Transfer RNA from an Anaerolineales bacterium, 72 nucleotides, folded computationally. The sequence was found in a public genome assembly. It matches the Rfam family "tRNA". Rfam classes the family as a transfer RNA. Lineage of the source: Bacteria > Bacillati > Chloroflexota > Anaerolineae > Anaerolineales.
RNA sequence: GUUCCCAUAGCUCAGUGGAUAGAGCGUUGGUCUCCGAAGCCAAAGGCCCAGGUUCGACUCCUGGUGGGAACA
Repeated sequence: GUUCCCAUAGCUCAGUGGAUAGAGCGUUGGUCUCCGAAGCCAAAGGCCCAGGUUCGACUCCUGGUGGGAACA
C1' cells in the first nucleotide's frame, strides 16, 4: 500500500429492515440468615462518529475513527 473482518450494558456476547434492544456474569437495593454465601425480588446501565436510503435503520449504503487478519 491492497483486500477482508470486527465495533451493542462494567465484561463476554445475541439481535440479518418493524414492537418496549435482550441474555449470562458483574454492580446497587430489598428479602432470607446470628453473620456471610447461595436462592428469590427489584433497579441502574448501552447500539463508535457523521451523513444517506427507507413509511421505518443496531441492521442496508458512503465517509471517518479505533481494533484485528491476510497479502505485498